[in-house]
Large-subunit ribosomal RNA, domain I from an uncultured SAR116 cluster alpha proteobacterium, 480 nucleotides, folded computationally. Its Rfam family is "Bacterial large subunit ribosomal RNA". Model confidence (mean pLDDT): 82 of 100.
Context: one part of a larger RNA
RNA sequence: AGCAUUUAGUGGAUGCCUUGGCACAGAGAGGCGAUGAAGGACGUGAUACACUGCGAUAAGCCAUGGGGAGUUGUGAAUAAGCUUUGAUCCGUGGAUUUCCGAAUGGGGAAACCCAAACCAAUAGGUUUAUCUCGUAAGAGAGGCAAACCCAGUGAACUGAAAUAUCUAAGUAACUGGAGGAAAGGACAUCAACCGAGACUCCGUUAGUAGUGACGAGCGAAAGCGGACCAGGCCAGUGGCUGUUUUAGGAAAAACCAGAAUAACUUGGGAAAGUUAGCCAUAGUGGGUGAUAGCCCCGUAUGGGUAAAUUCCUUUUACAGUCCUCGAGUAGGGCGGGACACGUGAAAUCCUGCUUGAAUAUGGGGGGACCACCCUCCAAGCCUAAGUACUACUCUGUGACCGAUAGUGAACAAGUACCGUGAGGGAAAGGUGAAAAGAACCCCGAUGAGGGGAGUGAAACAGACCUGAAACUGAAUGCUU
Numbered sequence: 001a002g003c004a005u006u007u008a009g010u011g012g013a014u015g016c017c018u019u020g021g022c023a024c025a026g027a028g029a030g031g032c033g034a035u036g037a038a039g040g041a042c043g044u045g046a047u048a049c050a051c052u053g054c055g056a057u058a059a060g061c062c063a064u065g066g067g068g069a070g071u072u073g074u075g076a077a078u079a080a081g082c083u084u085u086g087a088u089c090c091g092u093g094g095a096u097u098u099c100c101g102a103a104u105g106g107g108g109a110a111a112c113c114c115a116a117a118c119c120a121a122u123a124g125g126u127u128u129a130u131c132u133c134g135u136a137a138g139a140g141a142g143g144c145a146a147a148c149c150c151a152g153u154g155a156a157c158u159g160a161a162a163u164a165u166c167u168a169a170g171u172a173a174c175u176g177g178a179g180g181a182a183a184g185g186a187c188a189u190c191a192a193c194c195g196a197g198a199c200u201c202c203g204u205u206a207g208u209a210g211u212g213a214c215g216a217g218c219g220a221a222a223g224c225g226g227a228c229c230a231g232g233c234c235a236g237u238g239g240c241u242g243u244u245u246u247a248g249g250a251a252a253a254a255c256c257a258g259a260a261u262a263a264c265u266u267g268g269g270a271a272a273g274u275u276a277g278c279c280a281u282a283g284u285g286g287g288u289g290a291u292a293g294c295c296c297c298g299u300a301u302g303g304g305u306a307a308a309u310u311c312c313u314u315u316u317a318c319a320g321u322c323c324u325c326g327a328g329u330a331g332g333g334c335g336g337g338a339c340a341c342g343u344g345a346a347a348u349c350c351u352g353c354u355u356g357a358a359u360a361u362g363g364g365g366g367g368a369c370c371a372c373c374c375u376c377c378a379a380g381c382c383u384a385a386g387u388a389c390u391a392c393u394c395u396g397u398g399a400c401c402g403a404u405a406g407u408g409a410a411c412a413a414g415u416a417c418c419g420u421g422a423g424g425g426a427a428a429g430g431u432g433a434a435a436a437g438a439a440c441c442c443c444g445a446u447g448a449g450g451g452g453a454g455u456g457a458a459a460c461a462g463a464c465c466u467g468a469a470a471c472u473g474a475a476u477g478c479u480u
Base pairs, nucleotide, nucleotide: 001479002478003477004476005475006474007473008472009471015465016430017429020401021400022398023397024396025395026394027393028392029390030389031144032143039100040099041098042055043054044053046078049075050074051073061094062093063092064091065090066089070082071081072080105114106113107112115128116127117126118125119124130141131140132139133138148179149177150176151175152174153173159166163213189196190195200227201226202225203224204223210218211217231382232381233380234326238322239321240320241319242318243317247313248312249311250310251309255303256302257301261276262275263274264273265272277294278293279283285297286296287295331355332354333353334352335351336350337349338348341367362377363376364375365374366373417424418423437464440452441451442450443449
């Protein structure tokens, strides 16, 4: 030095676990905001920091309902207190709510600076932005929020194996607006000589008919089967909407009651094993020193209410709105756009310019156009349900994950850290049943660390479950 074995260290794989995630289902809610939101800054405790709560009344104040023995939020203890004269805690309703922020008295480099008028005269309080409506008094708006919805503006990469029409796509993005849904909606619709009967959504029709440098591609409708169903109004003894009011009913919080087991054995510990019982409208689930229907919390089931709130029915009063059946309209010309349909034989719909009817003895449509026939009545308004979505709340489920997984985040995570900035963005879980967290002694520097002692079932469970491999030492054996 190599090999082998043993024994230590390092390291943190693996196994087991779960406080956290993921997906879905069913309900609820679908908004908050000048009565100052969302989001923050700064404060606030006996306590340095972080989180949580709260706001100079500052981990809280008041009232009320519940509840019944402990309690002063968490990391995390100590002090000093509170509490059966009912605390802490939970529900409901109030009060307070600094400064910034739409931010709104003016300004501003957000959380800061500087005012005026009036009231009060010590402190302090109120008002003072802009726009719209309104004669005025006054009223309203503004901003934020995940997706869904309607409308306006509207790409390119890409595909066509190049590329220009075309495609991607009316997509992304931006903007405006609204609601719990939105939009649409009661035939100037389809159909085909038979008939149907608002709208919306799903399946099919059908990758069909079509369209297309007839390339790439794009791509219906009627009909049929379902979901759901609803029709009304435009001048009158009226309808609708909103507010107010009377009475009755219902819903709904915290919360309450809630059955039934013992002995022996093993063990640190019984829920295990053995024996013998019991309950069940309750054998979902979780916890308890190992695996518990009968130990605890619960579960099935039943109950529960002050004030306030919501909904339904009903009563009263008040206010608002609804005007004559739709003309610069239908249609034509020019230019565009939408229709599955790229100008085509191009009907139908919208309209920038320009023209321009008829009036039910009338008018529109039936894919150029004409006739016949059929069918409907535009140019006014409203309309639930079926449909779309889930930032948020509750309940439940999983041939979903189990700490390099599952959210980026199971931990003071959108944190630490990086970047001028937009922005990027981690790592990091596990002692034990219980801290019983190692008194005391020894070595050591009044260390680190270790050796005894002690606790414990276990300390090779000591700041920790298990503890693989790489890697590092030591001992022994063999070879050189």